[in-house]
C1' cells in the first nucleotide's frame, strides 16, 4: 500500500509544555490567543489478547503494570442512488461510496 471482515447515535481534562492552526478530501458549517495542532500526564472504552460457558456461532466477566484505539459537534452535515413529506427555499428515511479504528491475509 492492497484485499477480507467487524464497528462507527454511548463514553472520556476548565491539568502541564508549546505556540497557529484544525475538523481526511470537495462544498458547507464550525472550533481556535477565554489559546488550535502536537507532545506529556490524566481519563474513556473494551477491538485483539486474558478468565469462564459452549461442538460452534456466540454469550458472560475483569482490566491499565499486555497490543492498539479514542477523549468539540452522529464519521459535524452533505457529496452517489432510491423512496417519502412539502411541492419556493426545504425536510425525512433507506442503501451505497468515501473515511476512521481493530483483527486477519498478501
Nucleotide at each position: 500500500c492492497u484485499c477480507u471482515u467487524a464497528u462507527c447515535a454511548a463514553g472520556a481534562g476548565a491539568g502541564g509544555c508549546u505556540g497557529a492552526g484544525g475538523g481526511a478530501c470537495u462544498g458547507g458549517c464550525c472550533c481556535u490567543a477565554u489559546g488550535a495542532c502536537g507532545c506529556c500526564c490524566a481519563g474513556c472504552a473494551a477491538c485483539c489478547g486474558c478468565g469462564g460457558a459452549g461442538c460452534a456461532a456466540u454469550c458472560c466477566g475483569a482490566a491499565a503494570u499486555g497490543g492498539u484505539g479514542c477523549u468539540a459537534a452522529u464519521u459535524c452535515c452533505a457529496g452517489c442512488a432510491a423512496g417519502g413529506u412539502a411541492u419556493u427555499u426545504a425536510c425525512c428515511u433507506u442503501g451505497g461510496a468515501a473515511g476512521a479504528u481493530g483483527a486477519g491475509a498478501g
SAM riboswitch aptamer (S box leader), 106 nucleotides, folded computationally. The model forms 94% of the base pairs in the Rfam consensus. It was read from a public genome assembly, where an Rfam model found it. It matches the Rfam family "SAM riboswitch aptamer (S box leader)". About the family: The SAM riboswitch is found upstream of a number of genes which code for proteins involved in methionine or cysteine biosynthesis in Gram-positive bacteria.